[in-house]
RNA sequence: GCCCUUUUAGUUCAGUGGCAGAACAGUAGUUUUGUAAACUACAUACAUCUGUUCGAUUCAGAUAGGGGGCU
Numbered sequence: 001g002c003c004c005u006u007u008u009a010g011u012u013c014a015g016u017g018g019c020a021g022a023a024c025a026g027u028a029g030u031u032u033u034g035u036a037a038a039c040u041a042c043a044u045a046c047a048u049c050u051g052u053u054c055g056a057u058u059c060a061g062a063u064a065g066g067g068g069g070c071u
Stems, first nucleotide, its partner, number of pairs: 001070007010024004018054001026042005047063005
């Protein structure tokens, strides 16, 4: 330099064009003499920009970060 792949919550992962989800973690409450456990509730995210579309996490392009391959 070229090519491939990946980027979603604090972490690990779903989500193949129509309400953004789960587990663990966090906060609050119930329970307990107290703690833990259990139960209930709550909050938190689509890397950035542009395009296609009635509608984009999803499709296209560019950029940035991570991983891999070739030279």
Molecule: transfer RNA
Organism: Bacilli bacterium